Small-subunit ribosomal RNA, central domain from a metagenome, 350 nucleotides, folded computationally. Its mean pLDDT, the model's own confidence on a scale to 100, is 89.
[in-house]
Context: one part of a larger RNA
RNA sequence: CUGGGCUUAAAGGGCGCGUAGGCGGCUUGUCAAGUGUCUGGUGAAAGACCCCGGCUCAACCGGGGAACGGCCGGGCAAACUGACGAGCUUGAGGCAGGUAGGGGCGAGUGGAACUCUUGGUGGAGCGGUGGAAUGCGUAGAUAUCAAGAGGAACGCCGGAGGCGAAGGCGACUCGCUGGGCCUGUCCUGACGCUGAGGCGCGAAAGCCAGGGGAGCAAACGGGAUUAGAUACCCCGGUAGUCCUGGCCCUAAACGAUGUCCACUAGGCUGAAGGCACUCUGACGUGUUUUCGGCCGAAAUGAAAACGUUAAGUGGACCGCCUGGGGAGUACGGUCGCAAGGCUAAAACUC
Numbered sequence: 001c002u003g004g005g006c007u008u009a010a011a012g013g014g015c016g017c018g019u020a021g022g023c024g025g026c027u028u029g030u031c032a033a034g035u036g037u038c039u040g041g042u043g044a045a046a047g048a049c050c051c052c053g054g055c056u057c058a059a060c061c062g063g064g065g066a067a068c069g070g071c072c073g074g075g076c077a078a079a080c081u082g083a084c085g086a087g088c089u090u091g092a093g094g095c096a097g098g099u100a101g102g103g104g105c106g107a108g109u110g111g112a113a114c115u116c117u118u119g120g121u122g123g124a125g126c127g128g129u130g131g132a133a134u135g136c137g138u139a140g141a142u143a144u145c146a147a148g149a150g151g152a153a154c155g156c157c158g159g160a161g162g163c164g165a166a167g168g169c170g171a172c173u174c175g176c177u178g179g180g181c182c183u184g185u186c187c188u189g190a191c192g193c194u195g196a197g198g199c200g201c202g203a204a205a206g207c208c209a210g211g212g213g214a215g216c217a218a219a220c221g222g223g224a225u226u227a228g229a230u231a232c233c234c235c236g237g238u239a240g241u242c243c244u245g246g247c248c249c250u251a252a253a254c255g256a257u258g259u260c261c262a263c264u265a266g267g268c269u270g271a272a273g274g275c276a277c278u279c280u281g282a283c284g285u286g287u288u289u290u291c292g293g294c295c296g297a298a299a300u301g302a303a304a305a306c307g308u309u310a311a312g313u314g315g316a317c318c319g320c321c322u323g324g325g326g327a328g329u330a331c332g333g334u335c336g337c338a339a340g341g342c343u344a345a346a347a348c349u350c
Stems, first nucleotide, its partner, number of pairs: 003322004007304002012318001014201004021194003025088007033081002035077008049065006091191001092188003095184005103177007110154001114150008125136002162169002206247006215241002220236004258317006266295012300305001323350003332343004
């Protein structure tokens, strides 16, 4: 020297499935591609390097050596990697029996609230604000009672709780369906991990077609405020928000923390299971597995903090960063109906 990094300084892909590739458990046999050792050939000469020598020295020149990190061939070795064969069960998967859940899709149903319609009561205000006004109301509003219609969202339970890969998921019932966890250790026998491309999913807003439209509400109109007020406040209000089908593909898509595996003190707590004990039992105690949190040993960290859910100690694979601005822009390519997305510079400047 073999680069250093990615929670907050630049930097983890929004998330998954998976192709190529990279990497890969235990035992054993064979081969000998990698690997090791010995050896042969080649690696032109000159130059460069070391030693010696010749011109009075040097430059220059001559001789010898080493080197030429390499390539090709042969012999031997077999620990490790690899290839092929045989076997194993701990990784992985399956099977059986249980179990919790707002996981997903579809259909149906319910109550509260809201708005509207009709009718009854009633008779002057209501509404709104810091105060007002616009607005609504004697063509009877607001308030109140009854009936009806409609759309959207599901209060309490509700939790620092649950489920999902992420986005996300919350009334109830039924149907279809994915995953997890626990117990048994019956089966397969490394079937594994990661994953460039690729494929799929992906909040909200937005777009296309058709429906729907109660409330809310960009835009827009009006009333206020103000120096102004293209706002904040008030009265209205259209897209949209909802449904079906098709696009878009972004986000503070966050744990700002990629996935998988192993190892490294504990304590407290929530959720779901198993086992044991207390004669039984509500219950309690101990123990064990998985998941969600808090505090902390060592360690790590610039610190804040993190700390078996690591940001600790190691391993495998992928993605990404390399001063600020210009700029996530231009150009090109590609995707999109469009909006725009993805990929992605430079001049110049500090």